The prediction has a mean pLDDT of 85. Small-subunit ribosomal RNA, 5' domain from an uncultured Gammaproteobacteria bacterium, 527 nucleotides, folded computationally.
Context: one part of a larger RNA
């Protein structure tokens, strides 16, 4: 110390837990939501009407009224989660700059007019073992596509040209076929469009730091700089054509190895010296290697192509995948956990909400892996008991130790009681704001039932019994503790000296001492 490994082992709290094969991966889960954007209706359940009949169920139509699979469409999937291959500089780390973009937020400013054709679903029809795949036809939108109109918008030759948008949702008057529809109006609201600031976020330059090797000294042709045109959100050899012949280099280039950087950890008095688990901040990468697409953002870890390797289905004709998400399997290795519970909390998506999802996260579970804390008994007991070792045979010693009286009951067992983590959202009412309006929205403020995975918890109180709870190394010197028996350079020991060939405090063993203690010891490792 992100350890192991031996012996041992009783509790609680707090943290950590594949350092090895970026080896291969069964199985399930890890990203989805919005019907308040849409046509619509596969399943469910309300309601209406018919049949059976068990008379209150069952099937059949109807009806989109609660909802809602599957499509279209909007955000989101570029975050969160994982590893460190890879890179010695397109990276980190400070510190400075200009030639940029910025979905969702926030601020203020105009705008939201009028049209068009299509495509999924569905239907029909065909092809395939399958995956999926074509064809005819029929439709709606906040999807698509002109057309008006626009500037503090772009562009400019400074005369000009060019450019947008879309609706949904709540309420109420008015007219009407008097109806839960439909027209026109007015008003709340969530959206769109266009341009401006702003905050976030990212992209790009500059400097200086940033491991080793000279048994690596030259390197370097888009290479160095200029002119032009392309390219980009932007600057530039980013491209690419002419030109010139430049640039880096002993203050170490090129090359080789080796390595994610950091804030930090760890040692040390410091000045250093190792290191870079866990947390956090950049950065890289997602089976290999390429390459774009869609978007604000991405060359995209659960998205597309292509080509390799592998594994798998096959009807051989063609198809499928990608755990360096979270559990888990194999291997490999000394070595590292559960195919757990909840979205209750915090945070994220998506929605007006209500609520969905979340292996993010909160939690439990297993490991003495490490660190803190607790107890494994207190007091008394001298006949200094029995028995061990010992002995100069008297004793000494274990040793107040033990029995034996007397007391407690922490933790561990049972019973019962039990806080915080919970704040909201929701709904009633009462104000104020908008409004034509006492409707509806928004703010508020009061009130009212609820919402806890963990939880058989934390915490308390009772019961009852010393009752359930200590080992490990180690006694030659360094280094704190010694005798006796075996044994006889054998057996063995050893970190170093060095012990062991008949009296071994150093081998084994025992009695007794040290030491540390739920741990001790040894092995790597580092200061």
């Nucleotide at each position: 110390u992100g350890a192991a490994c031996g012996c041992u082992g009783g509790c609680g709290g707090c943290a950590u837990g594949c350092u090895u094969a970026a080896c291969a991966c069964a199985u399930g889960c890890a990203a989805g939501u919005c019907g308040a954007a849409c046509g619509g209706a596969a399943a469910c359940g309300a309601u209406g009407g018919a049949a059976g009949c068990u008379u209150g169920c069952u099937u059949c139509c109807a009806g989109g009224c609660g909802u809602c699979g599957a499509g279209u469409g909007g955000c989101g999937a570029a975050c969160g989660g994982g590893u460190g291959a890879g890179u010695a500089a397109u990276g980190c780390u400070u510190g400075g700059g200009a030639a940029u973009c910025u979905g969702c937020c926030c601020a203020a400013u105009a705008g939201u007019g009028g049209g068009g054709a299509a495509c999924a679903a569905c239907u029909c029809g065909a092809g395939g073992a399958a995956a999926c795949u074509c064809g005819g036809g029929c439709u709606a939108a906040u999807a698509c596509c002109g057309c008006a109109u626009a500037a503090u918008c772009u562009c400019u030759u400074c005369g000009g040209a060019g450019g947008a948008a879309a609706g949904g949702g709540g309420g109420c008057c008015u007219c009407u076929a008097c109806a839960u529809g439909u027209a026109a109006g007015c008003u709340c609201u969530c959206g769109c469009u266009a341009a401006u600031g702003g905050a976030u976020g990212a992209g790009c330059c500059c400097a200086a730091g940033u491991c080793a090797g000279a048994u690596u000294a030259g390197c370097u042709u888009g290479u160095u700089g200029g002119u032009a045109a392309g390219g980009u959100a932007a600057c530039g050899g980013c491209u690419u054509a002419c030109c010139a012949a430049g640039g880096c280099u002993a203050c170490g280039a090129u090359c080789u190895g080796u390595a994610g950087c950091u804030g930090g950890u760890c040692u040390g008095a410091g000045a250093g010296g190792a290191u870079g688990a866990u947390c956090a901040g950049c950065c890289a990468c997602a089976c290999u290697g390429g390459g774009a697409c869609u978007g604000a953002g991405a060359c995209a870890c659960g998205g597309c192509c292509c080509a390799g390797a592998c594994u798998c289905c096959u009807a051989c004709g063609g198809g499928a995948g990608g755990c360096a998400g979270c559990a888990g399997u194999g291997g490999g290795g000394a070595a590292u956990a559960u195919u757990g519970c909840a979205c209750a909390a915090u945070g994220g998506g998506c929605g007006a909400a209500a609520g969905c999802c979340u292996g993010a996260u909160g939690c439990a579970g297993c490991a003495a892996u490490g660190c803190c804390g607790c107890g494994u008994g207190u007091g008394u007991g001298a006949a200094g008991a029995a028995g061990g070792c010992u002995c100069u045979a008297g004793g000494g010693u274990u040793g107040u130790a033990a029995a034996g009286c007397a007391c407690u009951u922490u933790c561990a067992a049972u019973a019962a009681g039990g806080a915080a983590g919970a704040a909201a959202a929701g709904u009633a009412u009462g104000a104020a704001g908008u409004u034509a309006a006492u409707a509806a929205c928004u703010u508020u403020a009061u009130g009212c039932a609820u919402u806890g995975a963990c939880u058989u918890a934390a915490c308390u109180u009772a019961u009852a019994c010393a009752a359930g709870a200590a080992g490990c190394a180690c006694c030659g010197g360094c280094u704190a503790a010694u005798u006796c028996c075996g044994u006889g350079c054998c057996a063995g020991c050893a970190g170093c000296c060095g012990c062991g060939g008949u009296a071994a405090u150093a081998c084994g063993g025992a009695a007794g001492g040290u030491g540390c203690a739920a741990g001790c010891g040894u092995u790597a490792a580092u200061c």